[in-house]
RNA sequence: AGAAGAGUAAGAGCACGGGCGUCAAGUGCUCUGCGGACGGGGAGUUGCCGCAGGGACGAAAAGCGCAUGGCUUGCGGCCCGCGUUCUGCAUCCCGCUUCA
Repeated sequence: AGAAGAGUAAGAGCACGGGCGUCAAGUGCUCUGCGGACGGGGAGUUGCCGCAGGGACGAAAAGCGCAUGGCUUGCGGCCCGCGUUCUGCAUCCCGCUUCA
């Protein structure tokens, strides 16, 4: 030289806790612009994520209370935290481990 392999950021599901909305924000879809992350090192997409602006679509309330603040039970592909399970370098080069 060759063959095999390990490991990340992160993402998804579920459980628990705390919030937000229910006077519709958020989530999801889409367009434009900007930015970011992507095994230990380097490069890095048409993929991923975030932010700003725009567009289309669009919801589950009920009871108590009679304060004009609220409370309870629900509801929302809502948010955050934590635990757990699964997946996991787009790709390329080098490195690492094992074999010979």

A computed fold for a 100-nucleotide RNA, annotated as THF (Tetrahydrofolate) riboswitch aptamer. The prediction has a mean pLDDT of 78. Of the family's consensus pairs, 82% are formed in the model. It was read from a public genome assembly, where an Rfam model found it.